[in-house]
Context: one part of a larger RNA
RNA sequence: GCCGGCGAGUUACGAUAUGUAGCGAGGUUAAGUAAUUAAGUUAUGGAGCCGUAGCGAAAGCGAGUCUGAAAAGGGCGACAUAGUUGCAUGUUGUAGACCCGAAACCCAGUGACCUAUCCAUGAGCAGGUUGAAGCAGGGGUAAAACCUUGUGGAGGACCGAACCCACGUCUGUUGAAACAUCCGGGGAUGACUUGUGGAUAGCGGAGAAAUUCCAAUCGAACUGGGAUAUAGCUGGUUCUCCUCGAAAUAGCUUUAGGGCUAGCCUUAACAGAAAGAUUAAUGGGGGUAGAGCACUGAAUAGGUGCGGGGGCUUCACGGCCUACCAAGCCUUAUCAAACUUCGAAUACCAUUAAUUACGUAGUUAGGAGUCAGGCAGUGUGAGAUAAGUUUCAUUGCCAAAAGGGAAACAGCCCAGAUCUACAACUAAGGUCCCAAAGUUCAUGUUAAGUGGAAAAGGAUGUGCAAUUGCUAAAACAACCAGGAUGUUGGCUUAGAAGCAGCCACACAUUAAAAGAGUGCGUAAUAGCUCACUGGUCGAGUGGUAGUGCGCCGAAGAUGUCCGGGGCUAAAACAUGACACCGAAGUUUAGGGAUAGGAGAGAUUCUAUCGGUAGAGGAGCAAUGUAUAUUGGGCAGAAGCUAGGCCGGAAGGACUAGUGGACUAUAUACAAGAGAGAAUGCCGGC
Numbered sequence: 001g002c003c004g005g006c007g008a009g010u011u012a013c014g015a016u017a018u019g020u021a022g023c024g025a026g027g028u029u030a031a032g033u034a035a036u037u038a039a040g041u042u043a044u045g046g047a048g049c050c051g052u053a054g055c056g057a058a059a060g061c062g063a064g065u066c067u068g069a070a071a072a073g074g075g076c077g078a079c080a081u082a083g084u085u086g087c088a089u090g091u092u093g094u095a096g097a098c099c100c101g102a103a104a105c106c107c108a109g110u111g112a113c114c115u116a117u118c119c120a121u122g123a124g125c126a127g128g129u130u131g132a133a134g135c136a137g138g139g140g141u142a143a144a145a146c147c148u149u150g151u152g153g154a155g156g157a158c159c160g161a162a163c164c165c166a167c168g169u170c171u172g173u174u175g176a177a178a179c180a181u182c183c184g185g186g187g188a189u190g191a192c193u194u195g196u197g198g199a200u201a202g203c204g205g206a207g208a209a210a211u212u213c214c215a216a217u218c219g220a221a222c223u224g225g226g227a228u229a230u231a232g233c234u235g236g237u238u239c240u241c242c243u244c245g246a247a248a249u250a251g252c253u254u255u256a257g258g259g260c261u262a263g264c265c266u267u268a269a270c271a272g273a274a275a276g277a278u279u280a281a282u283g284g285g286g287g288u289a290g291a292g293c294a295c296u297g298a299a300u301a302g303g304u305g306c307g308g309g310g311g312c313u314u315c316a317c318g319g320c321c322u323a324c325c326a327a328g329c330c331u332u333a334u335c336a337a338a339c340u341u342c343g344a345a346u347a348c349c350a351u352u353a354a355u356u357a358c359g360u361a362g363u364u365a366g367g368a369g370u371c372a373g374g375c376a377g378u379g380u381g382a383g384a385u386a387a388g389u390u391u392c393a394u395u396g397c398c399a400a401a402a403g404g405g406a407a408a409c410a411g412c413c414c415a416g417a418u419c420u421a422c423a424a425c426u427a428a429g430g431u432c433c434c435a436a437a438g439u440u441c442a443u444g445u446u447a448a449g450u451g452g453a454a455a456a457g458g459a460u461g462u463g464c465a466a467u468u469g470c471u472a473a474a475a476c477a478a479c480c481a482g483g484a485u486g487u488u489g490g491c492u493u494a495g496a497a498g499c500a501g502c503c504a505c506a507c508a509u510u511a512a513a514a515g516a517g518u519g520c521g522u523a524a525u526a527g528c529u530c531a532c533u534g535g536u537c538g539a540g541u542g543g544u545a546g547u548g549c550g551c552c553g554a555a556g557a558u559g560u561c562c563g564g565g566g567c568u569a570a571a572a573c574a575u576g577a578c579a580c581c582g583a584a585g586u587u588u589a590g591g592g593a594u595a596g597g598a599g600a601g602a603u604u605c606u607a608u609c610g611g612u613a614g615a616g617g618a619g620c621a622a623u624g625u626a627u628a629u630u631g632g633g634c635a636g637a638a639g640c641u642a643g644g645c646c647g648g649a650a651g652g653a654c655u656a657g658u659g660g661a662c663u664a665u666a667u668a669c670a671a672g673a674g675a676g677a678a679u680g681c682c683g684g685c
Stems, first nucleotide, its partner, number of pairs: 001685006011095013026050003032044004036039001054061002064076004098236002101233001105226006116200009125190001127159003130155001134151006163187003167184002171180001202218001204214003211220001239619006249262005263370002265367006276356009290342001291340002296336003301331004307325002309322005373398007381390002403414003418591004423587003429581003432565003438578001440577006451567001457552002461549004466544005478536005484509003489503003515530001519528002592609007620674001623670007631663002639658005645652002
């Protein structure tokens, strides 16, 4: 891992609701007893319980009573009488209470054959080296000290086996081994090592001290018990079909991943006939969007200017000036969630009418689940007018929704799957090929593969529709010619001559025209050029603002921003037209179910039938008991294998084979009553 078996809402006693049965203003027995006798029996037993009357704290009174001074008022009652006892089912309380699961806590015992320390008594340490004290001889001294030669044999001394340890790497790491092997390493007469016996025990012991050891277990051992500890947590919870179908919100919570009440779901009963919903009309209140600036504040410019600053003057009082600041007022242009002299659309409330009511709304009662929501559109807040961010409001979808489209894609667009069909029409979206359907029609646009990603900004891209100059008295462009004089204007400057800079009345002359000069240039001149004018030519040529479609701006990490091929009077874009395709939508032809209606019935009509949590209903299968059929069976039961068949499903019977002794059907009842999941348990492979 697979296969097989086992594996989870039970039982007792109360409560409550519903169903059903008995009796009914009553209902009912409990223990016990008796009888037949062994069946979930009959009789007896009225103690007790519930109901038939309430009110009051109570005494108490009583269809009333309590409060009260009250014959008032008010509260709770009566006046509409139904209960009670079994059984079944739902839920709930107390119990282990659907099952498995802690870490822990307490009590009583068992452990020091591992290991830590200690006690008693024994044992062990090859060989080699060094050579302390002491002693002796000699020297030395007054005597000593001291020196020297021997002797001697000390040491947590040295080297190194046994023995003990474990510092390093490799190997091993489903090992040979739940800590080892090989090669090296440290101690090796000592705080050494070791045998045997003994001592210390868990709220404890021991510890050269590491939370270290106390039998492969140690921040508190192990075994048994309390004990099915508790688990607001995780996981699991076993057959089928039918009807309806949520929530992820509010309030409170040592509360926030848990609860309780309400909201939303379901079932039953009631009531009744529309209270509900939608649309229309009418009538309402409002202070949002917008707008506005009278108020509250913010805030622009100008005028006026209280007051202040500065200057001048004065012995002082005072006076004068001011391109400074500036209240208030006037004019002007603005801003506001916590501003309003204004003010919608929606929404909300009510009335009337119509439509729709075969799960609308309401009341009571039984049963829930939900309290982590998500994305999208719209309106705000927070954030950075960031986030697949976060907090609200509102609508939709997902959640709990399959189908078609968006290449793929919970939440987007279309559309809500009862079943069958090789039928039809449509939606969104599409119609050249992949790939169902137009290489359809008409008129334009785009040249960028724009389409098929993006801004500020930029540009003689191009279409459309405006407006305004110049122009046959010749425009625009090109070419030919001129573009002068006072003068090098004045100033400045080393120089400044049209052209570094400053000034000016930007002058005047000759002219067809020519600036005290548009740019290049020079050190300054020079030189080139422009404005302006004439000629050649002969028809349009400039400016401005608007708008459609394009261009640049445009750099990213595997290889590409149409799904691909591919597409250019289109297979792109815009406007219009007609076809067609396209879904589980709708229709057609049939079948089924649910609810309601009609009908005496057969039958028929209408509506409905996606679904998680969840509520309700109806069934199937397995085991056993009772009764019946006495049913079936060696002329072949159960079980097993195979086959087609029947039923809406769980499932069922039949036939053949195998098998070799039990077993079926109907009704009722009872429960160890259904397996794929629990890192489930046991077995097999």
Model confidence (mean pLDDT): 84 of 100. The part of an RNA shown here (large-subunit ribosomal RNA, domain II) has 685 nucleotides and comes from an uncultured Clostridia bacterium.